[in-house]
RNA sequence: AACGAACGCUGGCGGCAGGCCUAACACAUGCAAGUCGAACGGACUCUUCGGAGUUAGUGGCGCACGGGUGAGUAACGCGUGGGUAUCUGCCCUGGGGUGGGGGAUAACCGCUGGAAACGGCGGCUAAUACCGCAUACGCCCUUAGGGGGAAAGCCGUAUGCGCCCUGGGAGGAGCCCGCGUUGGAUUAGCUAGUUGGUAAGGUAAAGGCUUACCAAGGCUACGAUCUAUAGCUGGUCUGAGAGGAUGAUCAGCCACACUGGGACUGAGACACGGCCCAGACUCCUACGGGAGGCAGCAGUGGGGAAUAUUGGACAAUGGGCGCAAGCCUGAUCCAGCCAUGCCGCGUGAGUGAAGAAGGCCUUAGGGUUGUAAAACUCUUUCACCGGUGAAGAUAAUGACGGUAACCGGAAAAGAAGCCCCGGCUAACUCCGUGCCAGCAGCCGCGGUAAUACGGAGGGGGCUAGCGUUGUUCGGAAUCACUGGGCGUAAAGCGCGCGUAGGCGGUUUAUCAAGUUGGGCGUGAAAGCCCGGGGCUCAACCCCGGAACUGCGUUCAAAACUGGUUGACUAGAGUCCGAGAGAGGGUGGUGGAAUUCCCAGUGUAGAGGUGAAAUUCGUAGAUAUUGGGAAGAACACCAGUGGCGAAGGCGGCCACCUGGCUCGGUUCUGACGCUGAGGGGCAAAGCGUGUGGAGCAAACAGGAUUAGAUACCCUGGUAGUCCACGCCGUAAACGAUGUGGGCUAGCCGUUGGGAAACCUAGUUUCUCAGUGCCGCAGCUAACGCGUUAAGCACACCGCCUGGGGAGUACGGUCGCAAGAUUAAAACUCAAAGGAAUUGACGGGGGCCCGCACAAGCGGUGGAGCAUGUGGUUUAAUUCGAAGCAACGCGAAGAACCUUACCAGCCCUUGACAUACCGAUCGCGGAUUUGGGAGACCAUUUCCUUCAGUUCGGCUGGACCGAGGACAGGUGCUGCAUGGCUGUCGUCAGCUCGUGUCGUGAGAUGUUGGGUUAAGUCCCGCAACGAGCGCAACCCUCACCCUUAGUUGCCAUCAGGUUAAGCUGGGCACUCUAGGGGAACUGCCGGUGACAAGCCGGAGGAAGGUGGGGAUGACGUCAAGUCCUCAUGGCCCUUACGGGCUGGGCUACACACGUGCUACAAUGGCGGAUACAGUGGGUUGCUACCUCGCAAGAGGAUGCUAAUCCCUAAAAUCCGUCUCAGUUCGGAUUGUUCUCUGCAACUCGAGAGCAUGAAGUCGGAAUCGCUAGUAAUCGUGGAUCAGCAUGACACGGUGAAUACGUUCCCGCCCCUUGUACACACCGACCGUCACACCAUGGGAGUUGGUUUUACCCGAAGGCAGUGCGCUAACCGAUCGGGAGGCAGCCGACCACGGUAAGGUCAGCGACUGGGGUG
Repeated sequence: AACGAACGCUGGCGGCAGGCCUAACACAUGCAAGUCGAACGGACUCUUCGGAGUUAGUGGCGCACGGGUGAGUAACGCGUGGGUAUCUGCCCUGGGGUGGGGGAUAACCGCUGGAAACGGCGGCUAAUACCGCAUACGCCCUUAGGGGGAAAGCCGUAUGCGCCCUGGGAGGAGCCCGCGUUGGAUUAGCUAGUUGGUAAGGUAAAGGCUUACCAAGGCUACGAUCUAUAGCUGGUCUGAGAGGAUGAUCAGCCACACUGGGACUGAGACACGGCCCAGACUCCUACGGGAGGCAGCAGUGGGGAAUAUUGGACAAUGGGCGCAAGCCUGAUCCAGCCAUGCCGCGUGAGUGAAGAAGGCCUUAGGGUUGUAAAACUCUUUCACCGGUGAAGAUAAUGACGGUAACCGGAAAAGAAGCCCCGGCUAACUCCGUGCCAGCAGCCGCGGUAAUACGGAGGGGGCUAGCGUUGUUCGGAAUCACUGGGCGUAAAGCGCGCGUAGGCGGUUUAUCAAGUUGGGCGUGAAAGCCCGGGGCUCAACCCCGGAACUGCGUUCAAAACUGGUUGACUAGAGUCCGAGAGAGGGUGGUGGAAUUCCCAGUGUAGAGGUGAAAUUCGUAGAUAUUGGGAAGAACACCAGUGGCGAAGGCGGCCACCUGGCUCGGUUCUGACGCUGAGGGGCAAAGCGUGUGGAGCAAACAGGAUUAGAUACCCUGGUAGUCCACGCCGUAAACGAUGUGGGCUAGCCGUUGGGAAACCUAGUUUCUCAGUGCCGCAGCUAACGCGUUAAGCACACCGCCUGGGGAGUACGGUCGCAAGAUUAAAACUCAAAGGAAUUGACGGGGGCCCGCACAAGCGGUGGAGCAUGUGGUUUAAUUCGAAGCAACGCGAAGAACCUUACCAGCCCUUGACAUACCGAUCGCGGAUUUGGGAGACCAUUUCCUUCAGUUCGGCUGGACCGAGGACAGGUGCUGCAUGGCUGUCGUCAGCUCGUGUCGUGAGAUGUUGGGUUAAGUCCCGCAACGAGCGCAACCCUCACCCUUAGUUGCCAUCAGGUUAAGCUGGGCACUCUAGGGGAACUGCCGGUGACAAGCCGGAGGAAGGUGGGGAUGACGUCAAGUCCUCAUGGCCCUUACGGGCUGGGCUACACACGUGCUACAAUGGCGGAUACAGUGGGUUGCUACCUCGCAAGAGGAUGCUAAUCCCUAAAAUCCGUCUCAGUUCGGAUUGUUCUCUGCAACUCGAGAGCAUGAAGUCGGAAUCGCUAGUAAUCGUGGAUCAGCAUGACACGGUGAAUACGUUCCCGCCCCUUGUACACACCGACCGUCACACCAUGGGAGUUGGUUUUACCCGAAGGCAGUGCGCUAACCGAUCGGGAGGCAGCCGACCACGGUAAGGUCAGCGACUGGGGUG
């Protein structure tokens, strides 16, 4: 795009078309073929008596047309073009004739059978019915003399209609031929009347059409036979075309008429509405017997997704009969039904902004529906009502039809839906739903913010339709003729030989098959196309033209192809001379090695492995020496070297033998290339028989392992070798068929030849091989590139999404294994190629990190603290979950906190903003009562609301009422912002322009060095740039300078004996401001003359001086809605708010992080010196007193370099002497202290008493590289009180690093990849379950077909016909010719028996396959 369509929703009018695609299933009822009285006799009716009419029968013509259907048919059936051995009623035209006779028979009458259908017997009668005779222009036969064959009248006056014979024509029919006409080779052979001949028969006619005889042919790979499917065509649909699909309506042909067979009549039939027989089915029946055939028009049942009225008329067109009038006509013309299709029209038009209302959305402003509506003005097509009223009909006749059309009237009045809105593909929002319900043509949507589901608003498309489904073509160059491919995507046979076939060098002449041009014939009409015309237009219809690409025939041409003919040598082959070689076959021969045997020497092991063991060995192995045997294979040479078609070929010699190359140019003269089938060769494997050293499937043992039917080891049989015979396949690979031609080169190498020279060794040229690179070109890219995958040619083979499957079935081959040929159902939306970027690897290279190693100290064992899990509970609030949750949020849960639980209360609320009313204050202190408290009621006292235009005007505060609203630590961190963790302070991550690539992308950023570093240098199709690195910032270490109190005290003075205490000073320390200093700067070496590295000097500090802050692009849907903010959802007398009490503190247990220990580097006692950071008025507190102590009571200083916390502790001395202790301190008892409203659940501390586990910790595991680890104490934050935690401070103060093999993590380059959610990936097979299709299957059921035999209806043919017989003959009578019945023969439908072939259905069980 289309449709004979169907289904869903919807439906105003008209025109023109179309309408059982399925059951060629079965059919009730009516109709569809009759007509003629001018062929005939009879009967009947009417009569004006003249006649008129009706019609059962005889007779004639028609019924073979028209109408229906597509079952069969793969065929001369159809199409197209030819041919002729033929026939032809009616029609046209021509010639001739129409004389004279005869015998019957229906109807009718009588009798009679039967239920009926339908008959039987006897008697009468007519014809255009039937039969002779005569005649014969044409006609037929012929022996060419001859012979044979016709007729019909009717009407009553007309150029009437007929009849017989015959020629021609027209139209029709029969037969024959060339070409064309579906799929299957898993159908390869078929055929006995088969092929041909002769003769005869038969037919309208040629012919094996039929029969007899003779011959043995005929068809087939250019597809016979078989099988499946199918009516064919003009055309129709699609397509640019070529094609592909199709064969409704209309037209031509064919076939069929319940199924099968058969003939009759006839001009024509083997006959749709005729006959006979057989069969199935239906109906009637008196059971004896009969009747029937809608694939005619309507109609019914049935089938089906589905297809109409039991209508009108012969008015028109046409047909039959008739002289005609006319009759008949379900052909036809019309009407009815159906949106089934095509075409046309309408459902209103103009104005109309307050942009109405309503709806929807909203950022709440508005937007949109939308000039849309309303309103006003106007029109009347269609439909409706009334009137007039055709053409179709040349004179009459009109079913349609009071139709079309015209005129008049009324009123916007009666007339819009369907699909879609994620992309393809025009059109977007809200709500609902929550992987549900659903959608879906493909991709795919839906798991709480769905433009994809459902609804709504809006929008898009088409419109009396719109969607869906089905089918065909297109897109699809996706079967490729036009117009594709085969190295790796599917695809080159393993290789050569060769048959058919295809293709084929130069040249001469000729033919004209192909080819080209012209003419003629044909190519039906309709349709398509073009032009014109008619319905108001269009659809539709009419007229004309063109076209129908084809076939036949004829004339011409001769270039090309082809045939024939002659010649040629460039292709191909031959000859001569040389040459290389693991080419093949046969026979011989050689040495090394291995194993075995014998003997000698010799002694305890050998062998084997990652390590072992099995194994061998004291019966003497291994090792070693000598001798012997056997079989197999040939080290070095040896080489991208050689040979061969491939498989393949390797010691040496001989013989036989194939091919190749070079040189010469002798001869032949296209002898060539390819090659479907075919036949040959072909690694491994199989069979038989020899042989058997080594090796070695199977097998055995030993190991390894979770297992180990493996890898490793010890043994070991087939086999490997030889001969003969099979097999016929391999990643048989260059994954690249063969052949010749053309198209730049360079460098190697093998085998020949030639030339030159500066001649015994170089160079150049050339032929044939074999390699590496590479231009053009090709390629999707990789790559190929004179050895093509380039440019073309010839021929063959092969491919057409993945799986199923190279499988099943069938065939062929094979001893078997199996090979070959080779599907389908079903299933998926991919499978695949090349390249790219990542990620990954028990791949490679390079490098780094407390990563390992080297060390020091821990954890894991004990007790306790703390966090988590689990359990428990009314609640044990919540979050965090490998590293990167677990002394984490929490810098501090007795109440509070607090979010949890129980109970009791409040409801505009504890808090915010408006509005209304009242009050003028609030607020603080306080009394009493109730209550657990929140809260309620109440007493007293203090207390000037503010501004002011003096107005209750404004502001502010509080109280009361209500509705807006507040409130939520309720959910979603997977809707988010912000913040944070982590890789990781790792060195990376990118961009612009340019260049390369079809592209993804690459380059830069890779490479050589170097660095802590993508740090720097060099090189480079790159040149630059950005975020990171580094530096800039802070701090510590040295120096200078400024300043000098609360800090300091060297010098001077005073002063006590205790002190920078005082005067004074600012030198020093220190404090805190500003500067300096370090840059590989200098020297040497090294490196590439670089960057840098190594060493040294100087220096407080040396190569980043130590530490901190600083965290690229990104990853983990990492963490957090309980910090905060925030979308959406949810709660609203509660999931909000308040209070009391409880809980977060539970406890069989498990884990993480810590503290204290286990002791002598220690405990205890005593003595006594040296820090730094910080904090302090609701505070730190000197000092004094009391208490054993925690602490208490007084009292002082300090808002702090001034006073206080403040005492540092490890240290030193003494003692203890290895023990569960003078270690260790848990636990428990008891008495106290402090904080606080309150220490019961549930704080910290002190004294006395008690004195548990624990004696250095399994597997495993953590931290640390220098002022670090370890160890020692100190401070503040939070805080009323509470630290073993976290943060910060100083004191003492180590050991070790060879090094990068390994573990972990990371950077860069490279490589492989079937991974991309990226190795925590992907993926394979069995088993289990469910479903689906399919193979086998004992069999069973059916269809179809073949062969053989039996039966043999009807029928025609042949024979017979002593039963019967009108026409003619003969008649004098028997009779004859002829005919009929009957009988019989061969043929033959249906039916039967037997044996096969083939196809399909079902089938217990079974095999694999697919999906989940």

Predicted 3D model of a 1412-nucleotide RNA (small-subunit ribosomal RNA) from an uncultured prokaryote. Its Rfam family is "Bacterial small subunit ribosomal RNA". Its family is annotated with structural constituent of ribosome and ribosome in the Gene Ontology. Model confidence (mean pLDDT): 84 of 100. The RNAcentral record of the sequence draws on ENA.